[in-house]
Context: one part of a larger RNA
RNA sequence: UGAUGGGGGCCUGCACAAGUGGUGGAGAAUGUGGUUUAAUUUGAUGCAAAGCGAAGAACCUUACCGGGGCUUGAUAUGUCGUGAAUCCUCUUGAAAUAGAGGGGUGCCCUCGGGAAUGCAGACACAGGUGGUGCAUGGCUAUCGUUAGCUCAUGCUAUAACAUGUUGGGUUAAGUCCCGCAAUGAGUGCAACCCUCAUGUUUAGUUGCCACCAUUAAGUUUGGAACCCUGAACAGACUGUCGGUGAUAAGCCGAAGGAAGGUGAGGAUGAUGUCAUGUCAUCAUGCCCCUUAUGACCUGGGUGACACACGUGCUACAAUGGGUAGGACAAAGGGUUGUGAUCCUGUGAGGGUGAGCUAACUCCAAAAACCCAUCCUUAGUUCAAAUUGCAGGUUGCAACUUGCCUGCAAGAAGCUAGAAUCGCUAGUAAUCGCCUGUCAACCAUAUGGCGGUGAAUUCAUUCCCAGGUCUUGUAUA
Numbered sequence: 001u002g003a004u005g006g007g008g009g010c011c012u013g014c015a016c017a018a019g020u021g022g023u024g025g026a027g028a029a030u031g032u033g034g035u036u037u038a039a040u041u042u043g044a045u046g047c048a049a050a051g052c053g054a055a056g057a058a059c060c061u062u063a064c065c066g067g068g069g070c071u072u073g074a075u076a077u078g079u080c081g082u083g084a085a086u087c088c089u090c091u092u093g094a095a096a097u098a099g100a101g102g103g104g105u106g107c108c109c110u111c112g113g114g115a116a117u118g119c120a121g122a123c124a125c126a127g128g129u130g131g132u133g134c135a136u137g138g139c140u141a142u143c144g145u146u147a148g149c150u151c152a153u154g155c156u157a158u159a160a161c162a163u164g165u166u167g168g169g170u171u172a173a174g175u176c177c178c179g180c181a182a183u184g185a186g187u188g189c190a191a192c193c194c195u196c197a198u199g200u201u202u203a204g205u206u207g208c209c210a211c212c213a214u215u216a217a218g219u220u221u222g223g224a225a226c227c228c229u230g231a232a233c234a235g236a237c238u239g240u241c242g243g244u245g246a247u248a249a250g251c252c253g254a255a256g257g258a259a260g261g262u263g264a265g266g267a268u269g270a271u272g273u274c275a276u277g278u279c280a281u282c283a284u285g286c287c288c289c290u291u292a293u294g295a296c297c298u299g300g301g302u303g304a305c306a307c308a309c310g311u312g313c314u315a316c317a318a319u320g321g322g323u324a325g326g327a328c329a330a331a332g333g334g335u336u337g338u339g340a341u342c343c344u345g346u347g348a349g350g351g352u353g354a355g356c357u358a359a360c361u362c363c364a365a366a367a368a369c370c371c372a373u374c375c376u377u378a379g380u381u382c383a384a385a386u387u388g389c390a391g392g393u394u395g396c397a398a399c400u401u402g403c404c405u406g407c408a409a410g411a412a413g414c415u416a417g418a419a420u421c422g423c424u425a426g427u428a429a430u431c432g433c434c435u436g437u438c439a440a441c442c443a444u445a446u447g448g449c450g451g452u453g454a455a456u457u458c459a460u461u462c463c464c465a466g467g468u469c470u471u472g473u474a475u476a
Base pairs, nucleotide, nucleotide: 001476002475003473004472005471007470008469009468010467011466012465013464015460019423020422021421022420023419026314027313029311030310031309032308033307034305035304042053043052064300065299066298067297068296070294073125077124078123079121081119082118083117087102088101089100090099091098107114108113127289128288130287131286132285136283137282138278139277143272148187149186150185151184152183153182154163167178168177169176193266194265195264196263198234199233200232201231202230203229204228208223209222213220237260240254241253242252243251244250303442320375321374322373323372325370326369332363333362334361337356338355342351343350344349382413386409387408388407389406390405391404392403393402429452430451431450432449433448434447
């Protein structure tokens, strides 16, 4: 100087407390461990692995296993020979492949040849999702959006070092003020960026409709006021007033204001810690394989199942379930697409194919909600697992192993032990909608969008984490 203490002081945080809803019990979904297996490819393992890499494993993917074939190779460059190439037919086989036959000569040209492309040979080489993340780059989790981390000059000290950065206040903040052997500076903080909340100006089509006509309909004429959309500005700064404070920084209250003290959210992540994670995104040193640890095909596996753990979903019902009618969003996506309308089917769907390269058209029905009615406390008109039968659809293919529909059947479950998690406001809770990946989909996931919309915070004693000052230490 650090580290550390079941030492002390001060401070902060959904850390506790006060509330609220969960997990842990049930079923099934999904990931992991274990076990099994020819293979169940692999990485990730407290917080910071486990609906994670994977924004989508039937084939492909695919890295794993069985089998069948290849060895200059699926791919690249160089050399030599030959045929231009593309194309068609037959046989073989699970396919990869192997064998045979047919047709056919274009482009440039100095007529030597060349370009492009197929086949064959030899060799340099290719290739490796093989190993090492404890050889590395790059990217990255975490402490932590916590308030810290340093330097120059000066000064003190024998030296490591200290001072500055400590002290008194204050702040979300090493934020600012005052003091001080320190004076300055850098990096973090804040601000500058984006979205949302208000207004003005400008622009009005595909969006809008107050006035004038008009219609079944903002449909048409018309309008540029309103709404909305795009752009550019304004606006918030403790600026004003009162109190308090040290005449400071600031704090408390008030006014005005759409918004008030960081307005809300995002992006932004200092020096470093953990030999964090990743050689399987990519790149790369070294080691290893080279008729195989490379590469092609087919089938299987990654989906197994006594069990254990994690994360979400659906429930156990009356603040509910069924049926009928009615209302209100936002944000997205669409041409190999979205698919209106009409017909058909109980339905999933099928047939038809208008409009739309989209503020024009389509997906599209928002759902919780309101109103009416049935059910009446039951394992039920709760709950939906599981099973049987019958269908639909995508795809070369749905057995292992897809999704969806109808009928029948209807399991556990009556609010959950010890324990444990999230959340402070348009938040929690609850309700639906959309995207990406994608032929289809195992999505209850992920990432967004809006609708309805709470309770509580006395306080810092205690638990946890962190910051700072001080102190003990046989620790480095």